[in-house]
């Protein structure tokens, strides 16, 4: 120094209104994973989570037909949103202003904020230790 393991890794519904019923609707609120980028990013470029498909594998079911299901891995797909002015050599990242976005399932009523899959998975991060090169 490299690889693997160990370890860590997501925030937010407060007040009021309507109603039989809403933290889901309405008004005012609140929140922003990870890497990159000449200078700090929810909305610039990517990654991750959810979901879908494929591959070979393992396990289970079975009428014993590679038929069905589950699981992790790998490969692929899908996946939201920004402008104006200012400063500056440089900023869609800073400052000012005005906007916009937010998986799936559930629910007495529609959810970024509640509950659940999830004591899961995971981009990735940093010191030490262990093993190997």
């Nucleotide at each position: 120094u490299c690889a693997u393991g160990u370890c860590c890794c997501g925030g937010g519904g407060a007040c009021g209104g309507u109603g039989a019923g809403a933290u889901u609707c309405c008004g005012u609120a609140c929140c922003g994973g990870c890497g990159g980028u000449c200078a700090c990013a929810g909305c610039c470029c990517g990654c991750g989570a959810c979901c879908c498909g494929g591959u070979g594998g393992u396990c289970g079911a079975u009428c014993c037909g590679c038929u069905c299901g589950a699981c992790a891995a790998c490969c692929g797909g899908c996946u939201g949103a920004u402008c104006u002015g200012g400063u500056g050599g440089a900023a869609c990242u800073c400052c000012a202003g005005a906007g916009c976005c937010g998986a799936c399932a559930g629910u007495g009523a529609a959810a970024g904020u509640c509950u659940g899959g999830a004591u899961g998975g995971g981009a990735g991060g940093g010191a030490g230790c262990a093993u190997g090169g």
A computed fold for a 133-nucleotide RNA from Actinomyces gaoshouyii, annotated as FMN riboswitch aptamer (RFN element).
The source organism's lineage runs through Bacteria, Bacillati, Actinomycetota, Actinomycetes and Actinomyces.
Of the family's consensus pairs, 97% are formed in the model.
Its Rfam family is "FMN riboswitch aptamer (RFN element)". Rfam's curators write: The RFN element is a highly conserved domain that is found frequently in the 5'-untranslated regions of prokaryotic mRNAs that encode for flavin mononucleotide (FMN) biosynthesis and transport proteins. This element is a metabolite-dependent riboswitch that directly binds FMN in the absence of proteins. In Bacillus subtilis, the riboswitch most likely controls gene expression by causing premature transcription termination within the 5' untranslated region of the ribDEAHT operon and precluding access to the ribosome-binding site of ypaA mRNA.The FMN riboswitch structure, reported in present an FMN-bound six-stem junction, adopts a butterfly-like scaffold, stapled together by opposingly directed but nearly identically folded peripheral domains.
The RNAcentral record of the sequence draws on Rfam.